Predicted 3D model of a 108-nucleotide RNA (SAM riboswitch aptamer (S box leader)) from Brevibacillus centrosporus. The prediction has a mean pLDDT of 85. Lineage of the source: Bacteria > Bacillati > Bacillota > Paenibacillaceae > Brevibacillus.
RNA sequence: UUUUCAUCAAGAGUGGUGGAGGGACAGGCCCGACGAAGCCCGGCAACCUGCAUGUAACGAUGCGAGGUGCCAAUUCCUGCAGAAUCCAUAGAUUCUGAGAGAUGAACG
Numbered sequence: 001u002u003u004u005c006a007u008c009a010a011g012a013g014u015g016g017u018g019g020a021g022g023g024a025c026a027g028g029c030c031c032g033a034c035g036a037a038g039c040c041c042g043g044c045a046a047c048c049u050g051c052a053u054g055u056a057a058c059g060a061u062g063c064g065a066g067g068u069g070c071c072a073a074u075u076c077c078u079g080c081a082g083a084a085u086c087c088a089u090a091g092a093u094u095c096u097g098a099g100a101g102a103u104g105a106a107c108g
Base pairs, nucleotide, nucleotide: 001108003106004105005104006103007102008101013041015040016039017038021031022030023029025079026078027077028076042071043070044069047067048066049064050063051062052061053060075100080097081096082095083094084093085092086091
């Protein structure tokens, strides 16, 4: 990096360091010197995984936490299509699905 599958409404710091950026992209809207990113510590969760129970086997359940992951705002919202309602149009609101993105696992 490709493809496939699963998940994305919950959860997580009054810490240290660092010094101006950050929230993928675009448009919004936000966060930030009352201290951004990064790093350390801390924490959350349980995809893979270990153990136990159970099964013909798988699925399943419980406990743990070795490999990842995550710790403002629903993936912060919208980006494409459809439906309903309002509306003269333009447009607005809500819902559904897709797309994009993120993470894990498997495959090449």